Predicted 3D model of a 393-nucleotide RNA (Bacterial RNase P class A) from a Myxococcaceae bacterium. The sequence was found by an Rfam model in a public genome assembly. Rfam family: Bacterial RNase P class A. It is annotated as a ribozyme. From the family's description: Ribonuclease P (RNase P) is a ubiquitous endoribonuclease, found in archaea, bacteria and eukarya as well as chloroplasts and mitochondria. Its mean pLDDT, the model's own confidence on a scale to 100, is 75.

RNA sequence: GGAGCAGCUCGGGUGUACGCCGGUCACUGCAGGGUUGGGUGGCGGGAGGAAAGUCCGAGCUCCACAGGACAGGGUGCUGGCUAACGGCCAGUCGGAGCGAUCCGCAGGAAAGUGCCACAGAGAACAGACCGCCCGGUGUCACAGCCGGGUAAGGGUGAAACGGUGCGGUAAGAGCGCACCGCGACCAACGUGAGUUGGUCGGCACGGCAAACCCCACCUGGAGCAAGAGCCAAUAGGGGAGCGCUUCUCGCAAGAGAGGCAAGGGUGGUCCGCCCGACGCUCCCGGGUUGCUCGCUAAUUUGAGGCGUGGAGCAAUUCACGCCCUAGACGAAUGUGCACCGCCUGAGGGGAAACCUUCAGGAACAGAACUCGGCUUACGCAGCUGCUCCGGUU
Numbered sequence: 001g002g003a004g005c006a007g008c009u010c011g012g013g014u015g016u017a018c019g020c021c022g023g024u025c026a027c028u029g030c031a032g033g034g035u036u037g038g039g040u041g042g043c044g045g046g047a048g049g050a051a052a053g054u055c056c057g058a059g060c061u062c063c064a065c066a067g068g069a070c071a072g073g074g075u076g077c078u079g080g081c082u083a084a085c086g087g088c089c090a091g092u093c094g095g096a097g098c099g100a101u102c103c104g105c106a107g108g109a110a111a112g113u114g115c116c117a118c119a120g121a122g123a124a125c126a127g128a129c130c131g132c133c134c135g136g137u138g139u140c141a142c143a144g145c146c147g148g149g150u151a152a153g154g155g156u157g158a159a160a161c162g163g164u165g166c167g168g169u170a171a172g173a174g175c176g177c178a179c180c181g182c183g184a185c186c187a188a189c190g191u192g193a194g195u196u197g198g199u200c201g202g203c204a205c206g207g208c209a210a211a212c213c214c215c216a217c218c219u220g221g222a223g224c225a226a227g228a229g230c231c232a233a234u235a236g237g238g239g240a241g242c243g244c245u246u247c248u249c250g251c252a253a254g255a256g257a258g259g260c261a262a263g264g265g266u267g268g269u270c271c272g273c274c275c276g277a278c279g280c281u282c283c284c285g286g287g288u289u290g291c292u293c294g295c296u297a298a299u300u301u302g303a304g305g306c307g308u309g310g311a312g313c314a315a316u317u318c319a320c321g322c323c324c325u326a327g328a329c330g331a332a333u334g335u336g337c338a339c340c341g342c343c344u345g346a347g348g349g350g351a352a353a354c355c356u357u358c359a360g361g362a363a364c365a366g367a368a369c370u371c372g373g374c375u376u377a378c379g380c381a382g383c384u385g386c387u388c389c390g391g392u393u
Base pairs, nucleotide, nucleotide: 001389002388003387004386005385006384007383008382009381010379012340013339014338015337016336017335018334020046021045023043024042025041026040027039028038030037031036048364052375053374055373056372057371058370059369060223061222062221063220067271068270069269070268072219073218074217075216076215077091078090079089080088081087092106093104094103095102096101107214108213112212113211114208115207116206129154130153131150132149133148134147135146136145137144162180163179164178165177166176167175181203182201183200184199185198186197187196188195189194227293228292229291230290237284238283239282240281241280242279243260244259245258246257247256248255249254263275264274265273266272304323305322306321307320308319309318310317311316342361343360344359345358346357347356348355349354
C1' cells in the first nucleotide's frame, strides 16, 4: 500500500419565523348545573435501529373456578444464561476457507415401512459390459468357438460392498503384511458432548428420517379489531322444543333446600367439572356501526433506561446512585430561511500541513397495548481488533 474477517457508534447541529398534537400553570366580561368546554398567554414534551416482516416467546385481557388422557403441534450434540423462546454465550463434532472466521439438514437406519429415477453387468447380504489368466479346439500363424478361474485395471453413475502401498498368484482378491479406516475391550483427561493412547480382531449389511416413523423434552384457545363501562333508545318482539323426585314450613294456596334429567359451556375426542325450568336451547327479526376507558393515581412505571463498582472467558447477574422519556383515532411530531459540520468534484494560494471560492450530495424508512429475540432493507459516515498478500527499512 492492497484485499478481507469480526464487533461497535452515529443516523447531522444551532438559531429564528409560521403551523400541528399532548401536558402543566395563570387569567377569562364567552357557553354553562358542575372540579366541564372554549379562548388568551407562559413553561415543558412530541416517530426507529430497524418503528418493517408478523417468524418465535412472554406480560396483559377474556373464555373460566379449571384437572387428566389421547390426538395435534414444536424442539432435537453438551454445559450455562434468561420471565420464556425455535433466542443468546461458551464448547464438542462435521463441513467451507491459505487464514482471521463462517455454516450446521447435530438423537435413532440392527423396531418397522418406504425410496435411490435414468444410465449401468450390478444400487445392499449385488454383479461380469470391455477386459486379465488357464485348458481344449482350430490355424502356417492369428482370429473365432467351448469350458474353467477372476473383480486388481477400464467403463456407467450422485453413489459400485473399505483406502494407499508392498508381497504373493496362472491371473487376481484382506489372500497375507504395514499404515489409515471399522468393531470390541481397557486406561487417562474432561461436569459433559467428547479427546488421546493401548490391546485384540481381517473385519463389510451403503445412503436418505428437511421420507413416514421410533425415542426424549415442551405445549389450553383467542387476541387491544382482546376486553370493560356509559347515555339515549329499543323489545324482553315472534315461532318451536323441553320435568320428574325427596325433605322442611304451611289447613290450603304456596315458599325454601337438595338430587336426577333434556339442553348448553370448556380449540379437536373422551373422562371429569360448571350452568341447568320465574329458566335453558334453536330459528327469524331489530336497536348504533354513538361516547368513554383500555392509554384517567397530576403524560404508557416497565422482566424500564443511564452511570459506577464487584463476580463470571462470556451470555448475564448483584449492589449503589440518578432519571421518567409521544399517545393519535381516518390518525399530530411539519415547512421555510440562515450559519456551522460531514462527503464528492473543480479552480486559486502554498514545499507540505492547510487556507479560500464555486457547484453538488446525504440512505433504509413513520409509533398505534408493552417488552425479549430472529429475519430483512440501508449510508460517498466513523472507530476498534484480527488475517492474508506485496514492497521498504